Context: one part of a larger RNA
């Protein structure tokens, strides 16, 4: 000199953009953060309508009962989602990350393309109802019902397995192609009749998994480490190869080119500094990894060993009728504690994206916005011009003439950014959907019209009046821009270094003046 997720002191007008628990991965009150589909199903606890019957009389209304008939819909079965998005950096020195490869050793729901198929049966079970246990959480028994829930038989195929021979190819183990024989294994309907959905197979895309080369902190005052250990055979297991696991056999494997052990740490893109080489760091944003009170485990599923799922154990908190139960903010806000220190218990789904749905739509603390904070960067303003009797005051000097503050003020003229008041007022929004038309590929595309804004009466624009509403901080001995007076007298105090102060202090404290920055200025901490 530059920088920062900064803090503290004094001060403080505005706007835009960005940023905002670095510490206790400490403990958490309350609300919200993941649902959706009636176009899968039995249905009807509510709401609304319609039909039927009855009653009243105000003669077209009201009331009662009933029918799931319709719109819709609580709870339930079923499907898809809940493995994403959001948070944090505990652990990890590792194929964790980065980079480049390999899979002839693999999987992939939803999506896209192509081919083919969808036959016949069966038994349950929740919900509802009845009874019943319990304070509750939550159950138990009985009867009985549906499905795109579950099961059986058939039929397959470019599917899987066994087997026969052939061709082609590769990178060794081998792989692919077509052919023959045998065995095994599918499906679901619904509908507004347009479709939506189901089953099998192949290919694509996306995502994932595994393996390998190279790179990746400190300590040798850590020198030896290792029995599933290294390899083989076989079996089991996996989506898949493999000591991944197990039985047997052999005795191997790693290491001064630093094994093992200990300490520290998420990694990268990037960020700061520097001419570069380097040095330091890993906040915000993007990618990957890991974790979800602590430890362990599996289930379901295309995908989890699962943040707002399950089970077990532990610590802690809460309810209790004492028998037993409930819970997990490192999601968004918010609270306590810790700390020098870090924000609202806000609005909207209008846009983008996601889940479900045929669609309308519903959900979305993702996201978009608003609030607070000078935390940073950038921009603007606090007026402009004239104005010498160079006033008064203050301070200082004096040669007693004067100098300085100082064009500074007053005063005169003018302007009106921002602020204030009033009025107007966006873009971001065209999709979806509805209606009409056109083309012809006949179910798609295009055109026209209608509807949709949290921010927000915001940005922006116009009008009105008026200099009106707006400047501080540090420093002035040298380094280093800027000097005098008074007070004090090695005292009080200053100080980054050198050093200053013991009676004339440009270094302490105050005053006047000056210098540098400026809505900031200084100090501290940390990095180069």
């Nucleotide at each position: 000199g530059g920088a920062u997720g900064a803090a503290c002191g004094c001060u403080a007008g505005c706007g835009g953009c960005a940023g905002g628990c670095c510490u206790a991965a400490c403990a958490c009150a309350u609300g919200c953060a993941a649902g959706u589909c009636g176009a899968a199903c039995g249905g009807u606890a509510a709401c609304a309508g319609a039909g039927a019957a009855g009653a009243g009389c105000u003669u077209g209304c009201u009331c009662u009962u009933u029918u799931g008939c319709u719109g819709a819909c609580g709870a339930g079965u079923g499907g898809c989602g809940c493995a994403c998005g959001g948070g944090u950096g505990c652990g990890u020195a590792a194929c964790g990350c980065g980079u480049a490869u390999a899979u002839a050793a693999u999987c992939u729901a939803c999506c896209u393309u192509u081919u083919a198929c969808a036959g016949g049966g069966g038994g349950a079970u929740a919900g509802c109802c009845u009874u019943u246990a319990g304070a509750a959480a939550u159950g138990a028994a009985g009867a009985a019902u549906a499905a795109u829930a579950c099961c059986c038989c058939a039929u397959a195929g470019u599917a899987a397995g066994u087997u026969u021979a052939a061709u082609u190819g590769g990178c060794a183990u081998c792989a692919a192609u077509a052919a023959g024989a045998c065995u095994u294994u599918a499906a679901a309907g619904u509908u507004u009749c347009g479709g939506c959905g189901g089953u099998a197979a192949a290919a694509g895309a996306u995502g994932a998994a595994u393996a390998u080369g190279c790179g990746u902190u400190c300590u040798a005052u850590u020198a030896g480490c290792u029995a599933g250990a290294u390899g083989g055979u076989g079996u089991g297991g996996u989506a898949a190869c493999g000591g991944c696991a197990c039985a047997c056999c052999a005795u191997g494997g790693c290491g001064a080119c630093g094994a093992u052990a200990g300490a520290u740490a998420g990694g990268g893109g990037c960020c700061c500094u520097g001419a570069g080489a380097g040095g330091g760091g890993g906040a915000u944003c993007c990618c990957c990894c890991a974790c979800a009170c602590u430890g362990g485990u599996a289930c379901u599923g295309a995908g989890a060993c699962a943040c707002g799922g399950a089970c077990c154990a532990g610590a802690c908190u809460c309810c209790u009728a004492c028998g037993g139960g409930a819970g997990g903010c490192a999601g968004c806000a918010g609270u306590g504690a810790g700390g020098a220190a870090u924000a609202u218990u806000g609005g909207a789904c209008a846009a983008u994206g996601g889940g479900c749905g045929g669609a309308a739509g519903c959900c979305u603390g993702a996201u978009c916005c608003a609030g607070c904070c000078a935390u940073g960067c950038c921009g603007c303003g606090u007026g402009c011009a004239g104005g010498a009797a160079g006033a008064c005051u203050g301070c200082c000097c004096u040669a007693u003439g004067g100098g300085u503050u100082g064009u500074a003020a007053a005063c005169u003229g003018c302007u009106u950014u921002u602020a204030u008041a009033c009025g107007g007022g966006a873009a971001g929004a065209a999709c979806c959907c509805c209606a009409u038309c056109u083309a012809c590929g006949u179910g798609u595309a295009g055109a026209u019209g209608g509807c949709u804004g949290a921010c927000g009466g915001u940005a922006c624009c116009g009008u009105a009046a008026g200099a009106a509403u707006a400047a501080g901080g540090a420093u002035c001995g040298g380094c280093u821009a800027a000097c005098u007076c008074c007070g004090u007298g090695c005292c009080a105090g200053c100080a980054g270094c050198c050093g200053c102060g013991g009676u004339a202090a440009u270094a302490c404290g105050g005053a006047g003046g000056a210098u540098c920055c400026a809505a900031g200025c200084g100090u501290u901490a940390u990095c180069c």
Molecule: small-subunit ribosomal RNA, 5' domain
Organism: Winogradskyella eckloniae